This is a predicted complex of two RNAs, RNase P RNA and transfer RNA, with 437 nucleotides together. It holds a member of the Rfam family "Bacterial RNase P class A". Its family is annotated with ribonuclease P activity, dimeric ribonuclease P complex and tRNA processing in the Gene Ontology.
């Protein structure tokens, strides 16, 4: 110095003057104070909080997670390990159980697509046929044969050598796979040995297996104010062997003397609360490889509801156009019950570790 | 603010064990007609709302994004 990986930190600074939400003081005029984000954003995931449900355990359904271990309130996060892909490397990416329990698919090409196949080929050893004295030649009937050609996204180990009439895990060597045993490892896996060549691929195709989920959401909930026709269908639930009404009385039905959901119908579209000190932020120090956990110590840090956090101006830094004067720009974006994640979406700067390449010493 | 739904040709819409993207109206041309509508025959016209994944192959299954539409308040 150049190219690059990871993690982090900012994301315009200060000042005048004019507003706007809040929250203090103050009788009032008026004066203090405090006022966005790392994503406040999609709302994909977990929760804390409430109302409803609900004896407890299991199961069945639906839904959901899936390589091991660990963190955590809880996750699908997150950390670390293992396999597999990528890069020279520093690192990174993986919906990554299970196709030797079953069902299902594989359009079109192709002979043939699942324990298959003979269209083109090779061979024809052994039968059969011809020629020939005979050795032996030929033919391509029976029949063999998955080496090669060709189709396919996919063709029932891969390369080499023996081997054979041609071939063929038929045999043997590395590989590759699989199950067995021993070891290492809390486990996923790995490593040796031994053994065969059988058993393609899709589970974000239904399943099987293992492990979690009770529903819905702050427009939940609770309190008060106001105004209404305290109405009407309907569908449970409760229950006096009573009492009202009513079919003219009995018997016998119905309604209503209780309540609850739903739906039609009528009123109000106000205030408060739930709401901001929390799994909280920031330093230190222990344990831990690490996420993260304990201990101390300091800080208070937005609360709107027809919805606030703006404007204009100077000075400076930064970028970009112009020769100069000077001009234009500072990304993504807008809190609304609270927080852990994760996705997206950002101009740009600067920081620390690290890898690779060149040069000098 | 918090649920749900959809998004295929200009318009309404259809399209499943994952393999041809279609109808109907509606536009062009050309017959018919003195001309016009009708009607008859051909024919154009699609990023299956956009990006990515799983598959040999996705309109169709997953996942992100965008856009659209629709429901939820008290109170007797």
């Nucleotide at each position: 110095c150049c190219a690059g990986u990871u993690g982090g930190u900012c994301g315009g600074a200060g000042g005048a003057c004019c507003g706007c939400g809040c929250c203090c003081c103050g009788c009032a005029a008026g004066g203090g104070g405090u006022g966005a984000g790392g994503a406040a954003a999609g709302u994909c995931c977990g929760g804390a909080c409430u109302u409803c449900a609900c004896g407890g355990a299991a199961g069945c359904a639906a839904g959901g997670u899936g390589c091991c271990g660990g963190u955590u309130a809880a996750c699908g996060a997150c950390c670390g390990g293992g396999c597999g892909g990528g890069g020279u490397a520093a690192c990174u990416c993986g919906a990554c159980g299970g196709a030797a329990a079953g069902u299902g698919c594989a359009a079109c090409a192709g002979a043939g697509a699942g324990a298959a196949a003979a269209c083109c080929g090779c061979c024809g050893a052994u039968g059969g046929c011809c020629c020939g004295a005979a050795a032996g030649g030929g033919c391509a009937c029976a029949g063999g044969c998955a080496a090669g050609g060709g189709u396919g996204a996919a063709a029932c180990g891969g390369u080499g050598c023996g081997g054979u009439a041609a071939g063929a895990g038929c045999g043997c060597a590395c590989c590759a796979c699989u199950c067995g045993u021993c070891c290492a490892g809390u486990a996923a896996u790995g490593g040796a040995c031994a053994g065969g060549u059988a058993c393609g691929g899709c589970a974000a195709a239904c399943c099987c297996c293992a492990c979690c989920u009770g529903a819905a959401g702050c427009a939940a909930g609770a309190c008060c104010a106001a105004a209404u026709a305290g109405g009407g269908g309907u569908c449970g639930c409760g229950c006096a062997u009573g009492a009202u009404c009513u079919g003219u009385u009995u018997c016998c039905g119905g309604a209503u003397c209780g309540u609850g959901g739903c739906c039609c119908g009528g009123g109000u579209a106000g205030g408060u609360u739930g709401c901001a000190a929390g799994a909280g932020g920031c330093g230190u120090a222990u344990g831990g490889u690490a996420a993260c956990a304990u201990c101390c110590g300091u800080c208070c840090c937005a609360g709107a509801u027809g919805a606030a956090u703006g404007g204009u101006c100077c000075u400076c830094a930064c970028c970009c156009c112009g020769c100069a004067a000077g001009g234009g720009g500072u990304a993504c974006a807008g809190a609304a019950u609270c927080c852990g994640g994760c996705u997206u979406a950002c101009a740009g700067a600067c920081c620390a570790a690290c890898u690779g390449g060149c040069a000098u010493u | 603010g918090g649920g749900g739904c959809c998004g295929u040709a200009g318009c309404u819409c259809a399209g499943u064990u994952g393999g041809g993207a279609g109808a109907g109206c509606g536009c062009u041309a050309c017959g018919u007609u003195c001309g016009c509508a009708a009607u008859g025959u051909a024919g154009a016209g699609g990023u299956c709302a956009g990006g990515g994944g799983u598959u040999c192959g996705a309109u169709u299954c997953c996942c992100c994004u965008c856009g659209g539409c629709u429901c939820c308040a008290c109170c007797a």